Transfer RNA from a bacterium, 72 nucleotides, folded computationally.
The prediction has a mean pLDDT of 81.
The RNAcentral record of the sequence draws on ENA.
């Protein structure tokens, strides 16, 4: 150096061009318990960065950047 796959909440993680971006752990707060866990309810939090294309993009295309393979 070529090639090919990933990239989304604190972590895992779902998402077939119009979704309020959901879920599971975590973690705030309220119930409950003498207190603590466990349980119920509710809440907070995310689309790697630029760019194109579309009325419309987490999604399609481009280029970077990062991590994983594979070949030299």
């Nucleotide at each position: 150096g070529g090639c090919g796959c990933u990239a989304u909440c604190g972590u895992c993680u779902a998402g077939u061009g119009g979704u309020u971006a959901g879920g599971a752990c975590a973690c705030u707060u309220g119930g409950u318990u003498u207190u603590c866990a466990a349980c119920c309810a509710a809440g907070u939090a995310a689309u790697c960065g630029g760019g194109g294309u579309u009325c419309g993009a987490c999604u399609c295309c481009c280029c970077g950047u990062a991590g994983c393979g594979c070949c030299g």